This is a predicted structure of a 72-nucleotide RNA (transfer RNA) from Xylariales sp. No.14919. Its mean pLDDT, the model's own confidence on a scale to 100, is 83. Its Rfam family is "tRNA". It is annotated as a transfer RNA. Rfam's curators write: Transfer RNA (tRNA) molecules are approximately 80 nucleotides in length. Its family is annotated with triplet codon-amino acid adaptor activity in the Gene Ontology. The source organism's lineage runs through Eukaryota, Fungi, sordariomyceta, Sordariomycetes and Xylariales. RNAcentral records the identical sequence in 21 taxa.

RNA sequence: GUCGAUUUGGCGCAAUGGUAGCGUACAGACCUCCUAAGUCUGGGGUUGCGGGUUCGAGUCCCGUGAUCGAUG
Repeated sequence: GUCGAUUUGGCGCAAUGGUAGCGUACAGACCUCCUAAGUCUGGGGUUGCGGGUUCGAGUCCCGUGAUCGAUG
């Protein structure tokens, strides 16, 4: 240089173009003599960035950044 994969709450990952969810972590409550475990509730996201298509984009298209891999 060329080709491919990944990019989404703190972390690990989902999501047929139609309300962005799950686990874990965190906070609170319940339970317990106390802690842990368990149960329930809650906060937390410009879906890497910039454009485009569409009534509607995490998803499709274009450009671009980062990480990883293949190839020369």